[in-house]
Order: sequence, then C1' cells, then structure tokens
RNA sequence: GCUCUCGUAGCUUAAUAGGAUAAAGCAACUCCCUUCUAAGGAGAAGACUGCAGGUUCGAGUCCCGCCGAGAGCA
Repeated sequence: GCUCUCGUAGCUUAAUAGGAUAAAGCAACUCCCUUCUAAGGAGAAGACUGCAGGUUCGAGUCCCGCCGAGAGCA
C1' cells in the first nucleotide's frame, strides 16, 4: 500500500433479509433485610448505535468518505 471483518450503556452481548419507544446480564446508584459486612430482595437510571454525509415514508442494519481495532496478502 491492497483486501476482508468489526465499532451499540462503565464492561460483555442482542436487535431474526430496513419497520414499533434500541433489549438484556454484570457493575455502579437508591431502598428493604442484617448489630455490621457479605449474600438475598425491590426500584429507578444509564447508549439518538465510532465521526460526518447520502438513499428511503422509515437506517443500529443499505451506500460514500474519514477515524480506530483485528486478520490476511505484498
């Protein structure tokens, strides 16, 4: 330099050929329980999906560019 794959919450993953308000586990937070801690129970919150555009009635999903990570080729 070229090709391919990936990028979604603090972390790990979903979102089934474009269709509802982007879902869950863990962590953290609040409350209950306990003499205290741990364990257990309950609750609420948290990502406009790497960035910026395009297509579309509608984009996490498709297309272009850039950034980052990994693999392969040279």
This is a predicted structure of a 74-nucleotide RNA (transfer RNA) from a bacterium.
The sequence was found in a public genome assembly.
It matches the Rfam family "tRNA". By type it is a transfer RNA. From the family's description: Transfer RNA (tRNA) molecules are approximately 80 nucleotides in length.